[in-house]
Molecule: RNase P RNA; transfer RNA
Organism: Gammaproteobacteria bacterium
RNA sequence: GGAGCCGGCCGGACAGCCGCUGGCCCGAUUUGGGUUGGAGGAAAGUCCGGACUCCGCAGGGCAGAGUGCCAGGUAAUGCCUGGGCGGCGUGAGCCGACGGCCAGUGCCACAGAAAAUAUACCGCCCGCAGCCGUAGUGGCCGCGGGUAAGGGUGAAAUGGUGCGGUAAGAGCGCACCGCGUUGGUGGCAACAUCAACGGCACGGUAAACCCCACUCGGAGCAAGACCAAAUAGGAAUCCAUGGGCGUGGCCCGCGCCGGAUUCGGGUAGGUCGCACGAGACGCGCGGUGACGCGCGCCCCAGAUGAAUGGCUGUCACGUUCCGUAACUGCGGAUCGAUACAGAAUCCGGCUUAUAGGCCGGCUCCACUC
RNA sequence: GCCGGAGUAGCUCAGUCGGUAGAGCAACUGAUUCGUAAUCAGUAGGUCGGAGGUUCGAUUCCUCUCUCCGGCACCA
Repeated sequence: GGAGCCGGCCGGACAGCCGCUGGCCCGAUUUGGGUUGGAGGAAAGUCCGGACUCCGCAGGGCAGAGUGCCAGGUAAUGCCUGGGCGGCGUGAGCCGACGGCCAGUGCCACAGAAAAUAUACCGCCCGCAGCCGUAGUGGCCGCGGGUAAGGGUGAAAUGGUGCGGUAAGAGCGCACCGCGUUGGUGGCAACAUCAACGGCACGGUAAACCCCACUCGGAGCAAGACCAAAUAGGAAUCCAUGGGCGUGGCCCGCGCCGGAUUCGGGUAGGUCGCACGAGACGCGCGGUGACGCGCGCCCCAGAUGAAUGGCUGUCACGUUCCGUAACUGCGGAUCGAUACAGAAUCCGGCUUAUAGGCCGGCUCCACUC
Repeated sequence: GCCGGAGUAGCUCAGUCGGUAGAGCAACUGAUUCGUAAUCAGUAGGUCGGAGGUUCGAUUCCUCUCUCCGGCACCA
C1' cells in the first nucleotide's frame, strides 16, 4: 500500500418563526396563558418466550403441536454464552433442524444386468461339442459352470489402498486406513484417546410415516372491571335430561340447568386496565463468558379518525466545476435535501429493511528498512 | 391492534404418501358457409407470487419475505 474478518456506535447539529399533544399551575367557564415532557434501532413481521386478565381449579388420560450434541445463563424460550463434533476458508474467522433407518412400515422416477432376503449385460477364466485353419499351444460359434477385480448406468452398486494368492477372481490371507464390539484413561457431560478382538454384518431417505426424550390447558387489552344511555327483553330453525352448557378436539373428574345459530331491535359515550419497570445510567466485586450481586443516582411518550410536525438561515454531509501544487490536502462556486421507517397493554429474543459515516481489535498478500 | 385464510395458463379452478402440471372458457390456424355465429379437427401459451434450504429430484416438505381477502365492540 492492497484485500479481507469480527465487534461496537451514530444515523444530522444549532438558532429563529409558525403549529400538534400528555402532566402541572393560573385565569376563566369552554376556551386562553405559562411551565415541563414528547418515537426507534428496528417502534416492522407477529415468528418464539413470558408478565397481566378472564374462563370454578388449571386436575388425569388420549389425540395434536413444538423442540432435539453437551453443560451453563435466564422469569421463560425454539434465545444467549462456553465447549464437543462435522463442513468451508491460506488465515483472521464463518456455517450447521447436529437424537434414532441393527422397533416396524413406505419411497428410491429415468437409465441400468441388478435399487435392497442382491444381481451375471459386456468382459475374464475352466470344461464339453461343432466348424475353419496351422509348423504350433490358434480363431469363430453354442452349451454348462466359476468370477464383482475391469467396462458401462446412475445421486447412490454390498468397505478403500497395496502385497500375496488363484484357472480367473474374491477379506480368501496379511499390513495400513475406515467401521463395529469390549475394556482402560482424561473430562460434570457431549466427546477424545489407547489397547484387544471382530473379516465387514450396517446403501440412502426421518424438513417420509414413525420411535425415543423433553415442553405445552384455552383465549387474548376489541383480555377484563365499572359508570352512563337506549330498546320490541321479539321471531324462526336446530339439539336435548343416557342430554346440554361452563371459549379447550375427545373422554373422565368438578360446577350449573337449558343451550346454539340466524333474522330483527338498541347504544356505538366515558373512567380504569395504562405508563415505577425481569427500568435506565455510573462505579465496584464474582464469573472464560452469557450473566449475577452490592452501592449510588435518575424518572424517561401515553394518543384513541389517533400528537411527536413544517418553513427559513448557518454549519456539517454528498455531486460537479475552478484555482492553488500544496507531506495524505486547502480555498471558492454550484446543485442536492437524506436511508429504512414510525409507538397503541408491557417486557426478553429472533428475523427482515436500512442512504451515508465513525471507532476498536485481528488476518493474509506485496514492497521497503 | 388481535386472530385466521389464499396466491398454479389471459380468466375460473383441479393437482397427496415428492418423480418433472392439467380441465373448462378465451386466443390462434384449418375445415364447413355466399358470409358470420355455432360445430368439427389441430396448435401455442406456465420461473406454480419471490428468495433460500432439505432431497438425486420440490407446485408438494421447512424457513424468510411480498401481495390480496376475511373475522373480532357492547346491551337486551